[in-house]
Context: one part of a larger RNA
RNA sequence: ACGAACGCUAGCGGCGUGCUUAACACAUGCAAGUCGAGCGGUAGGCCCUUCGGGGUACACGAGCGGCGAACGGGUGAGUAACACGUGGGUGAUCUGCCCUGUACUUCGGGAUAAGCCUGGGAAACUGGGUCUAAUACCGGAUAUGACCUUGGAAUGCAUGUUCUGGGGUGGAAAGAUUUAUCGGUGCGAGAUGGGCCCGCGGCCUAUCAGCUUGUUGGUGAGGUAACGGCUCACCAAGGCGACGACGGGUAGCCGACCUGAGAGGGUGACCGGCCACACUGGGACUGAGACACGGCCCAGACUCCUACGGGAGGCAGCAGUGGGGAAUAUUGCACAAUGGGCGAAAGCCUGAUGCAGCGACGCCGCGUGCGGGAUGACGGCCUUCGGGUUGUAAACUCCUUUUGACAGGGACGAAGCGUAAGUGACUGUACCUGUAGAAUAAGGACCGGCCAACUACGUGCCAGCAGCCGCGGUAAUACGUAGGGUGCGAGCGUUGUCC
Numbered sequence: 001a002c003g004a005a006c007g008c009u010a011g012c013g014g015c016g017u018g019c020u021u022a023a024c025a026c027a028u029g030c031a032a033g034u035c036g037a038g039c040g041g042u043a044g045g046c047c048c049u050u051c052g053g054g055g056u057a058c059a060c061g062a063g064c065g066g067c068g069a070a071c072g073g074g075u076g077a078g079u080a081a082c083a084c085g086u087g088g089g090u091g092a093u094c095u096g097c098c099c100u101g102u103a104c105u106u107c108g109g110g111a112u113a114a115g116c117c118u119g120g121g122a123a124a125c126u127g128g129g130u131c132u133a134a135u136a137c138c139g140g141a142u143a144u145g146a147c148c149u150u151g152g153a154a155u156g157c158a159u160g161u162u163c164u165g166g167g168g169u170g171g172a173a174a175g176a177u178u179u180a181u182c183g184g185u186g187c188g189a190g191a192u193g194g195g196c197c198c199g200c201g202g203c204c205u206a207u208c209a210g211c212u213u214g215u216u217g218g219u220g221a222g223g224u225a226a227c228g229g230c231u232c233a234c235c236a237a238g239g240c241g242a243c244g245a246c247g248g249g250u251a252g253c254c255g256a257c258c259u260g261a262g263a264g265g266g267u268g269a270c271c272g273g274c275c276a277c278a279c280u281g282g283g284a285c286u287g288a289g290a291c292a293c294g295g296c297c298c299a300g301a302c303u304c305c306u307a308c309g310g311g312a313g314g315c316a317g318c319a320g321u322g323g324g325g326a327a328u329a330u331u332g333c334a335c336a337a338u339g340g341g342c343g344a345a346a347g348c349c350u351g352a353u354g355c356a357g358c359g360a361c362g363c364c365g366c367g368u369g370c371g372g373g374a375u376g377a378c379g380g381c382c383u384u385c386g387g388g389u390u391g392u393a394a395a396c397u398c399c400u401u402u403u404g405a406c407a408g409g410g411a412c413g414a415a416g417c418g419u420a421a422g423u424g425a426c427u428g429u430a431c432c433u434g435u436a437g438a439a440u441a442a443g444g445a446c447c448g449g450c451c452a453a454c455u456a457c458g459u460g461c462c463a464g465c466a467g468c469c470g471c472g473g474u475a476a477u478a479c480g481u482a483g484g485g486u487g488c489g490a491g492c493g494u495u496g497u498c499c
């Protein structure tokens, strides 16, 4: 010093912090939705009705479609590696939403879900027929730019990069609305965020000395946003290593944290950055972005349902349960604030977050009263029996009222949004005022030396103590108890670990 635990004890508040072990298994609830101003529709309300239906405002289950779901949140298993840190490169690259510039936003088409009809299945789910819409899908037109080919110029860092002509190829769009706007497409530039490459740096082990066949390089091809044995065919035989390859063990890395005068040593909880993982292993799809924690497929282990044919699941999200353990919390409240997703907005969602609850787990602050008071009371303990000590301590008396209790008042956090009314989880909380009353509040360790603080009794190498030295065998300041004392104090000690 601590993410601590254990023993005894315990009044309050603020701020932090809380599964270090089984990346063990999980009941239950919640943790990612949103948009009707993209679309077809729809129960209910009101109006009209020829009773078939139609109109209208508010809204909307399911569905098609868009965006989000790749963020946020968790964990540290794996990883000794360009994983991380730091400094560079990318003339080898991508980037939805956002900002900015520029040019456009044209003409058509066929489906399909929902709906209706009808099957299969225990269920999960699924088949057929028929109808319909779009900012869904497809075709045509036009177009800088793209690709191929061909000419010129400039320039550098090797492959090259940039600018400018000719020809050819194949390419775009979407509408909505409250008429204010919001969108759509191509291209350029920016911002943001990535991908890839390189120099250097940071564990132990030689009782690991040789390792390697896509291995090392080349040519060609494929693949990728992109360079590259990344992959493949062929060719060559290389490449790494005592400056420690290869193997084994251990481990997420860093900013930081602890210690120390520093150098250094140790650690990587909380908070922040990066990485990796999501029951175990593998794989791709969609997409600007994933090889995707709460998506899909396959295999495996486990659990559950079943009508035995077949299905369902993944808390290392927040709570919570069992288990393991010396040990670690509530199945709480709210979207009021901050932030995020969607939406034109109102708003909806948000176990992110803001708060509350539990734990002296830590740090800090406060309190448990203050002044007077000698017959130095009683009692206790010791005694040389004179007394000493506990000790101004108590009693008694004057005063105060922090904290707590009760009563009254009562916020900031609110900016915004809404025509307005209004809108705070925390919270009747913090805080303020008043009332009564010393009232509600002290322990634990130690006292042989190190080390501050000593006597009596009990015990008699016994019972016991102990960090080291060592105490105890009949006067023990070392064991046990008592009185007294010392040092801390809502804590005090013990254990563990690091300096």
Base pairs, nucleotide, nucleotide: 001497002496004495005494006493007492008491011366012365013364014363015362016361017359018358019324024322025321026320028319029318030317033067034066035065038064039063041060042059045056046055047054048053074277075276076275084201085200086199087198088197089196090195093194094193098190100188101187102186103185104184105183106140107139108138109137115130116129117128118127119126120125146169147168148167149166150165151164152163153162154161155160175182176181203249204248205247210240211239212238215237216236217235218234219233220232221231222230252274253273254272255271256267257266258265259264279300280299281298282297283296302313303312304311305310330356332355333354334353338352339350340349341348342347369399371397372396379390380389381388382387405435406434407433408432409431413426416423417422443488445486446485447484448469449468450467454483455482456481457480458479464471465470